[in-house]
RNA sequence: CGGGGCGUAGCGCAGUUUGGUAGCGCACACGGCUGGGGGCCGUGUGGUCGCAGGUUCAAAUCCUGUCGCCCCG
Numbered sequence: 001c002g003g004g005g006c007g008u009a010g011c012g013c014a015g016u017u018u019g020g021u022a023g024c025g026c027a028c029a030c031g032g033c034u035g036g037g038g039g040c041c042g043u044g045u046g047g048u049c050g051c052a053g054g055u056u057c058a059a060a061u062c063c064u065g066u067c068g069c070c071c072c073g
Stems, first nucleotide, its partner, number of pairs: 001073007010026004020057001028044006050066005
C1' cells in the first nucleotide's frame, strides 16, 4: 500500500438478509421469599448503534469518507 472481518447499554452479544417503536443474558438499583448469607422471583435504571456526511417520509440497517482492533497478501 491492497483485500477481508469486527465496532450496538458497565461486560458478552443479537438485530443488518427484507430500512419502519433498539433488544437478550450478566451486572447494577429497588422490592418480595429466607433468621442472616447465598439463591430464586418481580419491577426498574442505563445506548446520538466508533465518528462525519449523503439518500429517504423514515437509517444500527443503503451509499461515501474516516478512526480503532484483528486477519490475509